[in-house]
A computed fold for a 91-nucleotide RNA from Rhizobium sp. Q54, annotated as Glycine riboswitch aptamer.
RNA sequence: UCGAACCCUGCGGGAGAGACCGGCCCGCCGGCCGGCGCCGAAGGAGCAACCGCCCCCGGAAACUCUCAGGCCAACGGACCGCAGGGGGAUC
Numbered sequence: 001u002c003g004a005a006c007c008c009u010g011c012g013g014g015a016g017a018g019a020c021c022g023g024c025c026c027g028c029c030g031g032c033c034g035g036c037g038c039c040g041a042a043g044g045a046g047c048a049a050c051c052g053c054c055c056c057c058g059g060a061a062a063c064u065c066u067c068a069g070g071c072c073a074a075c076g077g078a079c080c081g082c083a084g085g086g087g088g089a090u091c
Base pairs, nucleotide, nucleotide: 006086007085008084009083010082011081012080013079018036020035021034022033023032024031025030037071038070039069043067044065045064046063050059051058052057
């Protein structure tokens, strides 16, 4: 000097599934409790291809499970794009 992985911030995009049934509150929107039905892309957990490795063991998904979360909208939202900051692999 080039500046990767990774992390943070801002902006934009961002799906799925009962605005169900009963009771109570409420002018409405809606809220709470109970019940059953569902969704998976916060988080979490599990295993696998694969990787490290002789083995053991460890890591490991948008797959699986649904503990949590969610099922009008809002909020949230994995992930993607752009910009900025940190970082410092590599050359």

The model forms 86% of the base pairs in the Rfam consensus.